[in-house]
Context: one part of a larger RNA
Molecule: small-subunit ribosomal RNA, 5' domain
Organism: Myxococcales bacterium
RNA sequence: GAACGAACGCUGGCGGAGUGCUUUAGACAUGCAAGUCGUACGAGAACGUUGCCUUCGGGCAAUUAGUAAAGUGGCGCACGGGUGAGUAACGCGUGGGCAAUCUGCCUUCGAGACUGGGACAACCCCGGGAAACUGGAGCUAAUACCAGAUAAGACCACGAGGCCUUCGGGUCAUGUGGGAAAAGGGUGGCCUCUCCUUGGAAGCUACCGCUCGGAGAUGAGCCCGCGUCGCAUUAGCUUGUUGGUGAGGUAACGGCUCACCAAGGCUACGAUGCGUAGCUGGUCUGAGAGGACGAUCAGCCACACUGGAACUGAGACACGGUCCAGACUCCUACGGGAGGCAGCAGUCGGGAAUAUUGGUCAAUGGGCGCAAGCCUGAACCAGCAACUCCGCGUGAGGGAUGAAGGCCUUCGGGUCGUAAACCUCUGUCAGAAGGGAAGAAAAGGGUCGGUUCAAAUAGGUUCGGCCCCUGACGGUACCUUCAAAGGAAGCACCGGCUAACUCCGUGCCAGCAGCCGCGGUAAUACGGAGGGUGCAAGCGUUGUUC
Numbered sequence: 001g002a003a004c005g006a007a008c009g010c011u012g013g014c015g016g017a018g019u020g021c022u023u024u025a026g027a028c029a030u031g032c033a034a035g036u037c038g039u040a041c042g043a044g045a046a047c048g049u050u051g052c053c054u055u056c057g058g059g060c061a062a063u064u065a066g067u068a069a070a071g072u073g074g075c076g077c078a079c080g081g082g083u084g085a086g087u088a089a090c091g092c093g094u095g096g097g098c099a100a101u102c103u104g105c106c107u108u109c110g111a112g113a114c115u116g117g118g119a120c121a122a123c124c125c126c127g128g129g130a131a132a133c134u135g136g137a138g139c140u141a142a143u144a145c146c147a148g149a150u151a152a153g154a155c156c157a158c159g160a161g162g163c164c165u166u167c168g169g170g171u172c173a174u175g176u177g178g179g180a181a182a183a184g185g186g187u188g189g190c191c192u193c194u195c196c197u198u199g200g201a202a203g204c205u206a207c208c209g210c211u212c213g214g215a216g217a218u219g220a221g222c223c224c225g226c227g228u229c230g231c232a233u234u235a236g237c238u239u240g241u242u243g244g245u246g247a248g249g250u251a252a253c254g255g256c257u258c259a260c261c262a263a264g265g266c267u268a269c270g271a272u273g274c275g276u277a278g279c280u281g282g283u284c285u286g287a288g289a290g291g292a293c294g295a296u297c298a299g300c301c302a303c304a305c306u307g308g309a310a311c312u313g314a315g316a317c318a319c320g321g322u323c324c325a326g327a328c329u330c331c332u333a334c335g336g337g338a339g340g341c342a343g344c345a346g347u348c349g350g351g352a353a354u355a356u357u358g359g360u361c362a363a364u365g366g367g368c369g370c371a372a373g374c375c376u377g378a379a380c381c382a383g384c385a386a387c388u389c390c391g392c393g394u395g396a397g398g399g400a401u402g403a404a405g406g407c408c409u410u411c412g413g414g415u416c417g418u419a420a421a422c423c424u425c426u427g428u429c430a431g432a433a434g435g436g437a438a439g440a441a442a443a444g445g446g447u448c449g450g451u452u453c454a455a456a457u458a459g460g461u462u463c464g465g466c467c468c469c470u471g472a473c474g475g476u477a478c479c480u481u482c483a484a485a486g487g488a489a490g491c492a493c494c495g496g497c498u499a500a501c502u503c504c505g506u507g508c509c510a511g512c513a514g515c516c517g518c519g520g521u522a523a524u525a526c527g528g529a530g531g532g533u534g535c536a537a538g539c540g541u542u543g544u545u546c
Stems, first nucleotide, its partner, number of pairs: 001546004006542005013392006019385002021350001026348003030345003035075003040072002048063006082303003091228008101220002106216007114148004123138001125136004155178005161172004185208006194201003229275003236266003241263008278300004282293004305326005328339004356382001358381003364378001365376004395425004405416004429487001431482005439473001444468007452460002490535005495516003501530005511518002
């Protein structure tokens, strides 16, 4: 000199953009943060309102409404959001490999969806319990569950051939045998064919789904080369250890696990141990080389009260799931139960120190749904904070009797100083009034036209034109007008380094100080004043890095 997620002191007008618990991965009151689908399924209220009856207590019916709240089932909850404790590791970075792998939803291609069955919730009945919750009996539906059939292809075993090969195997076509699938369910429309004849059923059709398989895309898993802090005042470490055979296990290779066999494996090119630490893109600094750091944003990893474990699932060993153990907090009828903010706010504590228990799903994105839509503390906004950066303002021009006043003085004067007053203007910001956005186009609805399926001038798919509908921010930005110099300057320093000097007070006192050093009676170094210098809505100090 530059920088900062800063803090402290004095001061403080406005706007824009960003940023905001670096400490206790301490403990948490309260609310919200993951639901959705009635176009999978069965069942299904009440309040209220209306009508009728009434013994005036009430009862019945309709509506509320196939609504609410539950239940079965599907998909999601593995994303998004937080934190950095652990980790010196294939964790991360970079470059490769998988002929050792998986992949829900999505795209595309191919082949299918036949015949049956029995349950369990909800519900009803009987219990247990203070509660959390829970036991038994009975009924019932499905895109829930199960059995059988079928099998182009997939999988397994055996057989023979071509091509490739890391010689382990892979791949292509092929023969025999084997055991594996499904929901023809839902919604809209139509009667061309069959049956009853208003119109429906089977059926046909469109859309959404279902099963098996091939390919793709996306996501993930595993392996390897190289790189990745300090200490040698850490020199030896290792028994599933190192390798083999066989088996198990996994989506998959592998001591991943196990049995047996062998005795190996790593290490001064730093093993092992100890300490420290999430890694990276990057950030800061520096001419660079380098050094330090890893907040915000982005990628990867790890964690979710502490430790352990699996279940479900395409995917978890799962932040707002389950089980066990522990610590802590809470409820209890003492028998037993409930909980997990390192989500968003917020509280206590710790600390020099870090914000609102806000608004909206309008946009972007996500989940579910055919869709309408619902959910979304992701996100977008608003609030607080000079915490940072940037921009603007606090007026402009004229104005000498060089006014008054302050300070200094050699008493002549000098200086503050064109500074003020005064005159003429301007109107940024703040204030008031009026107007007033972009961010919104999709989806959806209506209508018109084309396309395609089809028996069809139903209906649906798909494409296009026109119209309608949707804004939290926000009456905000912005624009116009009004009034008015009116409301808006401080902080540090002035001995040298280092830009800027005099007077008074004090008298080695009080004090200053980054270093050198000032102060003991004329202190440009302490305190005050006048003047000056430097920055400026900031200025200084402290801390840290280069």